[in-house]
RNA sequence: GGAGCAGGCGAGGCGGUCGCUCCUUCUUCCGAUGAGGAAGAAGGGGAGGAAAGUCCGAACUCCGCAGGGCAGGAUGGUCGCUAACCGCGACCCCGGGCAACCGGGGGAAAGUGCCACAGAAAACACACCGCCGGUUUCCCCGUGAAACCGGUAAGGGUGAAAAGGUGAGGUAAGAGCUCACCGCUCCGCUGGUGACAGCGGAGGCAGGGCAAACCCCAUCCGGAGCAAGACCAAAUCAGCCCCGCUUGAGGACGGCCCGUCCGAGGGGGUGGGUAGGUCGCUCAACCGGCUGAGCAAUCAGCCGGUCAGACAAAUGACCGCCGCUGCCUCUGGCAGUAACUGAAUUCGGCUUAUGUCCUGCUCCGGCC
Numbered sequence: 001g002g003a004g005c006a007g008g009c010g011a012g013g014c015g016g017u018c019g020c021u022c023c024u025u026c027u028u029c030c031g032a033u034g035a036g037g038a039a040g041a042a043g044g045g046g047a048g049g050a051a052a053g054u055c056c057g058a059a060c061u062c063c064g065c066a067g068g069g070c071a072g073g074a075u076g077g078u079c080g081c082u083a084a085c086c087g088c089g090a091c092c093c094c095g096g097g098c099a100a101c102c103g104g105g106g107g108a109a110a111g112u113g114c115c116a117c118a119g120a121a122a123a124c125a126c127a128c129c130g131c132c133g134g135u136u137u138c139c140c141c142g143u144g145a146a147a148c149c150g151g152u153a154a155g156g157g158u159g160a161a162a163a164g165g166u167g168a169g170g171u172a173a174g175a176g177c178u179c180a181c182c183g184c185u186c187c188g189c190u191g192g193u194g195a196c197a198g199c200g201g202a203g204g205c206a207g208g209g210c211a212a213a214c215c216c217c218a219u220c221c222g223g224a225g226c227a228a229g230a231c232c233a234a235a236u237c238a239g240c241c242c243c244g245c246u247u248g249a250g251g252a253c254g255g256c257c258c259g260u261c262c263g264a265g266g267g268g269g270u271g272g273g274u275a276g277g278u279c280g281c282u283c284a285a286c287c288g289g290c291u292g293a294g295c296a297a298u299c300a301g302c303c304g305g306u307c308a309g310a311c312a313a314a315u316g317a318c319c320g321c322c323g324c325u326g327c328c329u330c331u332g333g334c335a336g337u338a339a340c341u342g343a344a345u346u347c348g349g350c351u352u353a354u355g356u357c358c359u360g361c362u363c364c365g366g367c368c
Stems, first nucleotide, its partner, number of pairs: 001364008009355001012322007020046011048340001052351002055349005060225004072221005077091005092105005106216002111214002113210003128156002130152009139142001164182006183205001184203008229279004237272001239270005245265001250262004286305008323337006
């Protein structure tokens, strides 16, 4: 000088003045000396690292549910951690990078399907050019040309990808056709909890890619969400119950009356749900410190702490001093003190946004 990781803070500190919101205590007033409400005073609490996206996983609540299966969805190296996870840690393999380090991860040898363009051929491979052999014809009679038949996968060309690679032998030319090394497949042994690794042996070589195509294998998964849900409960209106109204309209039984029954209306009660109120609501798989176990994630023990709970929604403004940063005419003066964004049931993660901010470790190169 250039890189790669990991982490912290998130914008000052102290004092004052005026507000907002929640809690506790007290005072006064309203109310019925109740329930409750209003005002005031004192004390205390009052946004984030992501409160965000709502992408995963849970707690909690209601609904559903004998058991088993199908369908559907999610995840996918191994071993651990965790309440759980598309999370975290360590390790393994593959790929990238000189390196620190970064990215990826079941199965393509169960079956089906797809592989644009280019190309002869994109998969029970392929002959376009080329190379080699043969036959026929031609004439400029040669190491010639053309056509046809056959051999070939070395060379050219296409493509993201073309049926092991390099070299030698071999051949008409070629080819794992043969050989050496590398690669690959299978078997065995050893090490490891395991992914896997090492070593030895055998085999000329099985045979493209895509599973975020269907699919197969293994594991897991009921649905909706705090506008969940629980309780209290006006006004108005159904439904239901009771009363039996000097004479309750009217109706049924009956020829008529009495009587019995039904019954619009009236009175009383009950009543589901709505407005409204209360709870859920913030002490929780919580936070900080120390010790111990573990490579680590994490776990165990001890000590200490309580840290917003609103409901159209508070968390703000100003002043002084001291910091910090920049500039200048430097015993000082002036300017700035941000960005992303903001709680709404709560946690654990992931992802994304953000700063001329701060710290540590590591790698590569140059100079002394």
Bacterial RNase P class A from a Candidatus Aminicenantota bacterium, 368 nucleotides, folded computationally.
The model forms 94% of the base pairs in the Rfam consensus.
The gene name in the source record is rnpB.
Its Rfam family is "Bacterial RNase P class A". Its family is annotated with ribonuclease P activity, dimeric ribonuclease P complex and tRNA processing in the Gene Ontology. Rfam classes the family as a ribozyme.
RNAcentral holds the sequence, with entries from ENA.
The prediction has a mean pLDDT of 76.
Lineage of the source: Bacteria > Bacteria candidate phyla > Candidatus Aminicenantota.